[in-house]
Molecule: c-di-GMP-I riboswitch aptamer
RNA sequence: AUGAAUGUUAGGCAAACCCGUUGAAAAACGGCGGCGCAAAACUAUAGGGCCCGAAAAGGCAGCCAGUUGCAACG
Numbered sequence: 001a002u003g004a005a006u007g008u009u010a011g012g013c014a015a016a017c018c019c020g021u022u023g024a025a026a027a028a029c030g031g032c033g034g035c036g037c038a039a040a041a042c043u044a045u046a047g048g049g050c051c052c053g054a055a056a057a058g059g060c061a062g063c064c065a066g067u068u069g070c071a072a073c074g
Stems, first nucleotide, its partner, number of pairs: 006074004012037002018031005035062001041067003047064002049060003
């Protein structure tokens, strides 16, 4: 100097519950809240899976996956 594992801290995101709005629903958005997250960032006509729906269509990236990326001090 580099790499791996790991600890602490700052910052970041934000589940459930409850309230409001939209929607047929799944669910989304806002508020509250904080279960968790080193990708809980992005990607849903294009891989699998799941949810709603009679179907068409819709939704979920905090299920796997793909792409990019990650501060300081030990």